[in-house]
RNA sequence: GUCGGGGUAGUUUAGUGGUUAGAACGCGGCGCUCAUAACGCCGAAGUCGCGAGUUCAAAUCUCGCCUCCGACA
Numbered sequence: 001g002u003c004g005g006g007g008u009a010g011u012u013u014a015g016u017g018g019u020u021a022g023a024a025c026g027c028g029g030c031g032c033u034c035a036u037a038a039c040g041c042c043g044a045a046g047u048c049g050c051g052a053g054u055u056c057a058a059a060u061c062u063c064g065c066c067u068c069c070g071a072c073a
Base pairs, nucleotide, nucleotide: 001072002071003070004069005068006067007066010025011024012023013022018056027043028042029041030040031039049065050064051063052062053061
């Protein structure tokens, strides 16, 4: 340099145009316990990498940029 894949909660990630963006682990509170762990209930935490475009409607489609991984040179 060329090509491909990825970027969504603190972490790992689901979600391939529509009615509220979910889950697990972690974190906080409460219950249980002599106590801790485990377990149960509740809760907080997301400008969906950034910008623009298409659309009635975009995490999702298109373009540019940033960044990570891989292949080729």

This is a predicted structure of a 73-nucleotide RNA (transfer RNA) from a Candidatus Helarchaeota archaeon. The prediction has a mean pLDDT of 84. It matches the Rfam family "tRNA". It is annotated as a transfer RNA. Gene Ontology term of the family: triplet codon-amino acid adaptor activity. The RNAcentral record of the sequence draws on ENA. NCBI's taxonomy places the organism under Archaea, Promethearchaeati, Candidatus Helarchaeota.